RNA sequence: UUUGAUAAAGGCAAACCUGUUGAAAAGCAGGGACGCAAAGCCACGAAUCUAAAACAGAAAUGUCAUGAUCGUCGGGCUGCCGGAA
Numbered sequence: 001u002u003u004g005a006u007a008a009a010g011g012c013a014a015a016c017c018u019g020u021u022g023a024a025a026a027g028c029a030g031g032g033a034c035g036c037a038a039a040g041c042c043a044c045g046a047a048u049c050u051a052a053a054a055c056a057g058a059a060a061u062g063u064c065a066u067g068a069u070c071g072u073c074g075g076g077c078u079g080c081c082g083g084a085a
Base pairs, nucleotide, nucleotide: 001084002083003082004081011036012035016031017030018029019028020027021026034071040077041076042075044074045073046072047069048068049067054063055062056061
């Protein structure tokens, strides 16, 4: 520099359940493993989700991110083990 084996030292942990925070999406902790070679970190671009506040409306409801997802895709930063050069 490149690569990811039915290897190996190790790592992470979807759904679901419990507790907790939150208006919600969702987060966190414990249990649990569907998967993951960056499923480590960053909401930067796109996408998706939510809609408290705001705006419209008589209402129902609609619009909207400043909220959320990095385990949706792309981008950036960093890194373990092994193979090859």
A computed fold for an 85-nucleotide RNA from a Clostridia bacterium, annotated as c-di-GMP-I-GGC riboswitch aptamer.
The coordinates come from a structure-prediction model, not an experiment, and the mean pLDDT is 86.